About this RNA: A computed fold for an 84-nucleotide RNA from Firmicutes bacterium UBA3941, annotated as c-di-GMP-I riboswitch aptamer. Of the family's consensus pairs, 95% are formed in the model. The source organism's lineage runs through Bacteria, Bacillati and Bacillota.
RNA sequence: GAUUAACACGGGCAAACCCAUCGAAAGAUGGGGACGCAAAGCCUCUGAGUCUAAAGCAUUUGCUAUGACGGUCAGGCUGCUAUG
Numbered sequence: 001g002a003u004u005a006a007c008a009c010g011g012g013c014a015a016a017c018c019c020a021u022c023g024a025a026a027g028a029u030g031g032g033g034a035c036g037c038a039a040a041g042c043c044u045c046u047g048a049g050u051c052u053a054a055a056g057c058a059u060u061u062g063c064u065a066u067g068a069c070g071g072u073c074a075g076g077c078u079g080c081u082a083u084g
Base pairs, nucleotide, nucleotide: 004082005081012037013036017032018031019030020029021028022027035071041077042076043075046074047073048072049069050068051067056063057062
C1' cells in the first nucleotide's frame, strides 16, 4: 500500500410514515422513526436518466428548467476497521 468486504471490533448514516417550517410543485430542513446502506461521506461548474411546471409560450389542453433527485445509474475526491 493494491485488492476484497468473509470473520470480527469501534461504530456511522437514516427509507417509508408522523409532526412543524419553507416551496407553485417536485422536494428540502428540524424532531421522532428504521427500510436499508462498506462510503447511504462530499461534488450537479462530470455525463446520462427521472420528477415537478411557478413564470413564459402555445391554446381542445400541451410544451418547456432557470427548479428538484447524490438513497436513479455511472464519474471524480476523501475516509474507518479487517485482510494485506